[in-house]
Molecule: small-subunit ribosomal RNA
Organism: uncultured bacterium
RNA sequence: AGAGUUUGAUCCUGGCUCAGGAUGAACGCUAGCGGGAGGCUUAAUACAUGCAAGUCGUACGGUAGGAUUCCUUCGGGGAUCUGAGAGUGGCGAACGGGUGAGUAACACGUAUGCAAUCUGGCUCUAACAGGGAGAUAGCCCUUCGAAAGGAGGAUUAAUAUUCCAUAGUAUCAUUGUGAGGCAUCUCAUGAUGAUUAAAGUUUCGGCGGUUAGAGAUGAGCAUGCGUUCCAUUAGCUAGUUGGUGAGGUAACGGCUCACCAAGGCGACGAUGGAUAGCUGGUCUGAGAGGAUGAUCAGUCACACGGGCACUGAGACACGGGCCCGACUCCUACGGGAGGCAGCAGUAGGGAAUAUUGGGCAAUGGAGGCAACUCUGACCCAGCCAUCCCGCGUGCAGGAAGAAGGCCCUCUGGGUCGUAAACUGCUUUUGUUAGGGAAGAAAAAGCUUUAUUUAUAGAGCCCUGACGGUACCUAACGAAUAAGCACCGGCUAACUCCGUGCCAGCAGCCGCGGUAAUACGGAGGGUGCGAGCGUUAAUCGGAAUUACUGGGCGUAAAGCGCGCGUAGGUUGUUGUGUAAGUGGAAUGUGAAAGCCCUGGGCUUAACCUGGGAACUGCAUACCAAACUGCAUGGCUAGAGUACGGUAGAGGGGGGUAGAAUUUCAGGUGUAGCGGUGAAAUGCGUAGAGAUCUGAAGGAAUACCAGUGGCGAAGGCGGCCCCCUGGACUGAUACUGACACUGAGGUGCGAAAGCGUGGGUAGCAAACAGGAUUAGAUACCCUGGUAGUCCACGCCGUAAACGAUGUCUACUAGCCGUUGGAGUCCUUAGAGAUUUUAGUGGCGCAGCAAACGCAGUAAGUAGACCGCCUGGGGAGUACGGCCGCAAGGCUAAAACUCAAAUGAAUUGACGGGGGCCCGCACAAGCGGUGGAGCAUGUGGUUUAAUUCGAAGCAACGCGAAGAACCUUACCUACUCUUGACAUCCUCGGAACUUAGCAGAGAUGCUUUGGUGCCUUCGGGAACCGAGAGACAGGUGCUGCAUGGCUGUCGUCAGCUCGUGUCGUGAGAUGUUGGGUUAAGUCCGGCAACGAGCGCAACCCUUGUCCUUAGUUGCGACCGCGUAAUGGCGAGCACUCUAGGGAGACUGCCGAUGCAAGUCGGAGGAAGGUGGGGAUGACGUCAAGUCCUCAUGGCCCUUAUAUGCAGGGCUACACACGUGCUACAAUAGGCAAUACAAAGGGUCGCGAAGCCGCGAGGUGGAGCCAAUCCCAAAAAGUUGUCCUCAGUUCGGAUUGCAGUCUGCAACUCGACUGCAUGAAGUCGGAAUCGCUAGUAAUCGUGGAUCAGCAUGCCACGGUGAAUACGUUCCCGGGUCUUGUACACACCGCCCGUCACACCAUGGGAGUCGUUUGCUCCAGAAGUCGGUGACCCAACCUUUGGGAGGGAGCCGCCGAAGGAGUGAACGGUGACUGGGGUGAAGUCGUAACAAGGUAACCGUA
Repeated sequence: AGAGUUUGAUCCUGGCUCAGGAUGAACGCUAGCGGGAGGCUUAAUACAUGCAAGUCGUACGGUAGGAUUCCUUCGGGGAUCUGAGAGUGGCGAACGGGUGAGUAACACGUAUGCAAUCUGGCUCUAACAGGGAGAUAGCCCUUCGAAAGGAGGAUUAAUAUUCCAUAGUAUCAUUGUGAGGCAUCUCAUGAUGAUUAAAGUUUCGGCGGUUAGAGAUGAGCAUGCGUUCCAUUAGCUAGUUGGUGAGGUAACGGCUCACCAAGGCGACGAUGGAUAGCUGGUCUGAGAGGAUGAUCAGUCACACGGGCACUGAGACACGGGCCCGACUCCUACGGGAGGCAGCAGUAGGGAAUAUUGGGCAAUGGAGGCAACUCUGACCCAGCCAUCCCGCGUGCAGGAAGAAGGCCCUCUGGGUCGUAAACUGCUUUUGUUAGGGAAGAAAAAGCUUUAUUUAUAGAGCCCUGACGGUACCUAACGAAUAAGCACCGGCUAACUCCGUGCCAGCAGCCGCGGUAAUACGGAGGGUGCGAGCGUUAAUCGGAAUUACUGGGCGUAAAGCGCGCGUAGGUUGUUGUGUAAGUGGAAUGUGAAAGCCCUGGGCUUAACCUGGGAACUGCAUACCAAACUGCAUGGCUAGAGUACGGUAGAGGGGGGUAGAAUUUCAGGUGUAGCGGUGAAAUGCGUAGAGAUCUGAAGGAAUACCAGUGGCGAAGGCGGCCCCCUGGACUGAUACUGACACUGAGGUGCGAAAGCGUGGGUAGCAAACAGGAUUAGAUACCCUGGUAGUCCACGCCGUAAACGAUGUCUACUAGCCGUUGGAGUCCUUAGAGAUUUUAGUGGCGCAGCAAACGCAGUAAGUAGACCGCCUGGGGAGUACGGCCGCAAGGCUAAAACUCAAAUGAAUUGACGGGGGCCCGCACAAGCGGUGGAGCAUGUGGUUUAAUUCGAAGCAACGCGAAGAACCUUACCUACUCUUGACAUCCUCGGAACUUAGCAGAGAUGCUUUGGUGCCUUCGGGAACCGAGAGACAGGUGCUGCAUGGCUGUCGUCAGCUCGUGUCGUGAGAUGUUGGGUUAAGUCCGGCAACGAGCGCAACCCUUGUCCUUAGUUGCGACCGCGUAAUGGCGAGCACUCUAGGGAGACUGCCGAUGCAAGUCGGAGGAAGGUGGGGAUGACGUCAAGUCCUCAUGGCCCUUAUAUGCAGGGCUACACACGUGCUACAAUAGGCAAUACAAAGGGUCGCGAAGCCGCGAGGUGGAGCCAAUCCCAAAAAGUUGUCCUCAGUUCGGAUUGCAGUCUGCAACUCGACUGCAUGAAGUCGGAAUCGCUAGUAAUCGUGGAUCAGCAUGCCACGGUGAAUACGUUCCCGGGUCUUGUACACACCGCCCGUCACACCAUGGGAGUCGUUUGCUCCAGAAGUCGGUGACCCAACCUUUGGGAGGGAGCCGCCGAAGGAGUGAACGGUGACUGGGGUGAAGUCGUAACAAGGUAACCGUA
């Protein structure tokens, strides 16, 4: 310090997630030791048991008991000493300890104040302590009660209670003097009167008591400032605010009461609601901040829930009291007892938190003169890896790189790995044994010295829970000690096996559908380590709430626009002031903590000394620049007066013409109207057309303009009236009067609402006609609200420049509107300067980019509004407004990991431009109908083997299934195998015959013994045996290689360097021409290059040359019935080698050029014709059944052999063909002309036989020689004459031929006979542009046989192309896009189903709370006739004083009524969200097929 995730890729915006730290934690796995800390965060739930506050005999009376002793009637009694427990009395119990329920408050923090206060014990100072009295607990007796607890009687003490005396610097009253100045007064000092005090005890040292003053400590009160969220809480308040008086308190005060006044608080957030103890601090962070308030410390509050007072210095009191309530316990049912939020502990709750331990040795506290007692405060120990820190689990050597595991390319290698074994060493820890602290003497006690005490010194002596612990030493022996998580990316670390969208993982992205580094296991590795992971919550990263430190044209975000209140901000220049501001100072900011620096534990954690810091607050002082405040000037901001100017600015009244419609009339006749095409509609009752006239409403053509005006909405004929603003010119005046603007208030298109008018046209709703699968739409014909006017509402729009208002500054250029100045002009006009608007470019700058750019989105300032992921949702609830419609304000649950912006490359468009192709058009011939052939689907079957599936599967793999092929089915065999290699043994190989069997095969049997040799044996072959292995047309073409199809023989696809862009990318390759072509030219931030195009190759067309046999036939010759048959020849044809030829080369036109058009010559003319040749890539295209191959599967079978069957089935559907339907034909007869091939397991001549298929025959030929071999259409002649025929040949019968072991399933052919459908083919669809289509025959591969298929060959030989609008496909440029699996895309809404959260809801249940009322415990206070009473007084009657009782005010719980708020639940219901391939349509994205969107109905 960043990273992952939106996209095909990019840059932004923006959310989600991760890496870090930390915890009073919990859970999972694991666990050796020690030190230091910490340990109910939940039920302030309920608590058994024990302990946690007592102490004092030097305050008091005194007992049981004990000891000693005396007496004794032996029962007992007395004396002395000691003395538990209980009681009276004193002090303490208000501290210490716990908890955080309540509390949003002077509760806390901080700083002040109290002249408005109190303070036990402690310290200091001054003074005092005289004399009485009556009771009472205890004890004893009686008595009630179950108990708790009482009642009565008798008796007794005190430092208990009480009276009198004494009394001042106390208190009160009255009254002087002096001083100060203050909010009320204060200080000092007098006088008089009144009222108040005490206690003793003792070891004689002391310890106490009373009064007064002072200190210290503690407490109380008041004030400034700070202290959570909600405005969907906006008004609250009657003791309320103040005053006077009184009461009350330690004290001020409405604290309380009576009376008077009507105030007080609040947008700087009152009141209400929710939540919460606060702080020092803690965690995090660079900081600012954010979160938090365990342990430790300060403070507050509470003590079962609520109320109340008493005592006391102090409480309204945790281990005190009274009352009410709930709960628990005891009970004899009458009545009683209790309060762990003290320490342990229990139950419960919970994910979760410890021992019913030891000790007062230390520190501290209470009491005591003290010894001492008490102390669950505290000090220690126990439990817990809860956290922090430290240590260890060994160290060195050791390669046969062991065994074993895992992996691999597997005779081998790699890795675990110096790791182990083994050798040597060490001993922290551990076990055993020995020694053994500090904490403790500054305390206490005793003795002693100084000076008598106080106090100080010295000496002696006692005390340790922890603990025989820490620590030290010795012996033993590597001995006693390693796990957890992770390994796809982020993020360090990889392989195998299993699994097969299953099981599972997951923090985010995402893994898993048969080769998973992501699941589970293993091996290996990485990280941390007595721990490691997970979960939870917190800060960080997150500049993702932005003070530091963000934004608002299009990403979320400028209110629709003005006016204006509060508030914020505010020109220039003096003077004063000192609030802000700056400075230095003082006080405070507790300690602890953090930080720095020393010290102590072996180190560290930890403890401890010192310092710094605590950024704050308060006080007084200094300064006066800036801000503020006060005051005086100025004129540049702002405004006023005066003169002009332009304008659809606003309101009202009038008026004009054109047009539409309607009405009336004339002319006139059959249509009009409307559409893509129609129909509804109108019209012979006279429409439409045309002319004249009239009526009525609405709107104002041309001018008209990125022209004008207005704040915005908006404003358009002309004239008049009223009226707002702007601009401009020169002078004068005011003197900061300004800007913005939360609330507030006004204006505010259209639609809509109310009342009343008006209504020509247009036109929601509605009706009809079309369209359509449907059409509640688009189109058409009608048509009502409405649109118009007046008045009143509504208050919203994509109310947009998606850009708040104001001010200043920052290059230029060009328009345009309104004004003013200057110059020039006869006048228009023009030039130039300036100003206010309104536009277009453009620099800097800004911006994610697009873009903005003096009219800023630049640079700055002032103020306001708004935003914080998408959806849910601008919705629900609440409130306000509205007649309603609805508007304004405005959430949450839940859900997703994205949603969005700009730009890029593609793809696509029922977008556009340009161009091409048998793409259409123009033609010719077909298919689709028939019969048959063939392939496929389907069906059937034991099997009908498998593959191919739009174009680009279907006469395809298959260039040829009777057996074989053959992979399929049935039956029968075999198991190292039909085939390969290795080992052992035997044998040559091979061969004859017989039997069984469907055969494979099985059982017998005959002949035969070869070749090489170093004599050991070896090579080939055969048989037997064992195992390694063979074998598989089994699966996966979505694991692959290779090969192939297709777009497409389309003209494209890329690279290097440079340049541009943040980048993806662009440029080049675009633009202008041209071409078949990214072909070429010229231009150009590009310059070059590669794969493609073209050319080079083959063939064909012309000529030349070379060579002539098997070819040829002109000349010469011979010969034949005839023929190159022969001699001779190579001229020609031909054959096959080599050359030539064509290049827009020449001419003309045109053009910058490339080129194009025309012409000449030429066999051929503009790539001459044809072929081979297939760029980058696309389709997970096809093929595991050609072959090869990973993985998986089978191994007496999914391998192998064999026989028979099947692949040939047949209701049917489709593709591709053949033959036809006839006269351009058919039959018969005669007759002519090819090319290219094939042939020895072959082609097979002549001759003969057969009607024929064919047979016989065997010449010739290994082929320019012989054979297949007859070419056919054609030509000539003849018959047939438009018919289901002399067309057509299917089907069937019989008889044959050929091939072959074998033609039944299941071949081809022949003859005779039979003679089906079919008369040119619906919708639709295919091929072809010239030697092409069409038509005619010929050959070949495969092959024993089988060809209508395929491949090849020649013969005859057309028609048409205007052209590119349309269909299909393609190329290129551009445009839009919400597509990128790329339009076979994306995507919306209803309905149906499941689940989830939520709103409404008749109600219902609960919680909190307001108001009114009833009733009223305890208790303080007040009142009090009668009643009762020890102290003092008394005249003995009584009085003073007190008490209970009763009454009154207040008053908790309780009860009644009525509201409010919140929460739970609720039949039913509303929408929302999410779900696997559901239904219906197709709204949006392209012109999305009616452009989309906003508001409204």